[in-house]
Molecule: transfer RNA
Organism: Gemmatimonadota bacterium
RNA sequence: GCCGGAGUGGCGGAACUGGCAGACGCGCCGGACUCAAAAUCCGGUGGGAGCAAUCCCUUGAGGGUUCGAGUCCCUCCUCCGGCA
Numbered sequence: 001g002c003c004g005g006a007g008u009g010g011c012g013g014a015a016c017u018g019g020c021a022g023a024c025g026c027g028c029c030g031g032a033c034u035c036a037a038a039a040u041c042c043g044g045u046g047g048g049a050g051c052a053a054u055c056c057c058u059u060g061a062g063g064g065u066u067c068g069a070g071u072c073c074c075u076c077c078u079c080c081g082g083c084a
Stems, first nucleotide, its partner, number of pairs: 001083007010026003019067001027045006046057004060076005
């Protein structure tokens, strides 16, 4: 240099054919149990505004297509693999 793959909450990792983003697990917070703890069980858990109802933002960065994009297209960044 060329070709291919990957990048999503604090972490791992789902999201089917473009249609409620974040399922599920870990971690964390609160509770139950215990003399106390571990284990186990129950509930909660992206960010912002609001008393609340609710609203807005969020998939590496920027742009495009579309009524609608994590998903399709373009450029760039980072990582992995192959070829030279």